[in-house]
RNA sequence: UGCGCCUGUAGCUCAUUUGGAUAGAGCAACGGACUUCGAAUCCGUAGGUGGCAGGUUCGAAUCCUGUCAGACGCAA
Numbered sequence: 001u002g003c004g005c006c007u008g009u010a011g012c013u014c015a016u017u018u019g020g021a022u023a024g025a026g027c028a029a030c031g032g033a034c035u036u037c038g039a040a041u042c043c044g045u046a047g048g049u050g051g052c053a054g055g056u057u058c059g060a061a062u063c064c065u066g067u068c069a070g071a072c073g074c075a076a
Stems, first nucleotide, its partner, number of pairs: 001075004006070003011027004020058001029045005051067005
């Protein structure tokens, strides 16, 4: 440098894909309850449009194309 495969979803770690109707969990954050104050526990709130761009479709995180980043393998 080329080719192949995999990964990229909330601050972090990950679910969710034979396309279907408001995208979820845990931890973290914030508010409250409890407590003399904290911790722990319990309740609640906010937070992502799914690496990026485009396409197909009535409808895309899910299919197709291109592209970017990372890991692995092969070749040089």

A computed fold for a 76-nucleotide RNA from a Spirochaetales bacterium, annotated as transfer RNA. The coordinates come from a structure-prediction model, not an experiment, and the mean pLDDT is 82. Lineage of the source: Bacteria > Pseudomonadati > Spirochaetota > Spirochaetia > Spirochaetales. The sequence is in RNAcentral, with records from ENA. RNAcentral records the identical sequence in 2 taxa. Its Rfam family is "tRNA". The family's RNA type in Rfam is transfer RNA. Rfam's curators write: Transfer RNA (tRNA) molecules are approximately 80 nucleotides in length.